[in-house]
RNA sequence: UACUUCGCGACGCCGAGCGCGGGACGACCUGUUCGACCCGCGGCGGGGGACCCACUGCGAGCAGCCUGAAGAGGCCGCUCGUCGGGGCGAAUCGGACCGUCUUCUGGUCCGUAGCGCACUCGUUCAGCGCGAGCCCGACAGCUCACCCCGUAGGCACGGAACGAGAACCA
Numbered sequence: 001u002a003c004u005u006c007g008c009g010a011c012g013c014c015g016a017g018c019g020c021g022g023g024a025c026g027a028c029c030u031g032u033u034c035g036a037c038c039c040g041c042g043g044c045g046g047g048g049g050a051c052c053c054a055c056u057g058c059g060a061g062c063a064g065c066c067u068g069a070a071g072a073g074g075c076c077g078c079u080c081g082u083c084g085g086g087g088c089g090a091a092u093c094g095g096a097c098c099g100u101c102u103u104c105u106g107g108u109c110c111g112u113a114g115c116g117c118a119c120u121c122g123u124u125c126a127g128c129g130c131g132a133g134c135c136c137g138a139c140a141g142c143u144c145a146c147c148c149c150g151u152a153g154g155c156a157c158g159g160a161a162c163g164a165g166a167a168c169c170a
Stems, first nucleotide, its partner, number of pairs: 012155003018042006025035003028031001043151006053141001057082006064075004084139001085136004093111006114130004119165007
């Protein structure tokens, strides 16, 4: 000097997951302290929940009516096949292969809707990641009043240009 690993701290990141007050417990620097737990209030986030509106499944095939110059839009009937539904979250959808082996369920890989990346927002370029998991239990569209729930967990060093703004410094 470079690289790697571990620990601590600061600045920070994903996320709604923060602030204040009180209680009792523990720690030692015995305090208007610190830590975790419980309760309350606020903030933030989520779910349920009227009128009105919407819906009255999905796929394929066929017919009729209305509006219109047309494109197209609206209404509605028949036949066959097929299917539980919903919530949080960016996390949907597809293909190939393997396994199972009628099928379904599962796994791997490749993509993909979408999502994240250092003061904030916008535009542009470059790069690196995520693209999971969990829950309700036959049940929920939207939704005023109203009712209910959560306030966790996990990470870690940072590319740039232009414009606007904030904070800090002078």
c-di-AMP riboswitch aptamer (ydaO/yuaA leader) from Patulibacter sp., 170 nucleotides, folded computationally. It matches the Rfam family "c-di-AMP riboswitch aptamer (ydaO/yuaA leader)". On this family, see Barrick et al., Proc Natl Acad Sci U S A 2004: "New RNA motifs suggest an expanded scope for riboswitches in bacterial genetic control". The model forms 96% of the base pairs in the Rfam consensus. The coordinates come from a structure-prediction model, not an experiment, and the mean pLDDT is 75. The sequence was found by an Rfam model in a public genome assembly.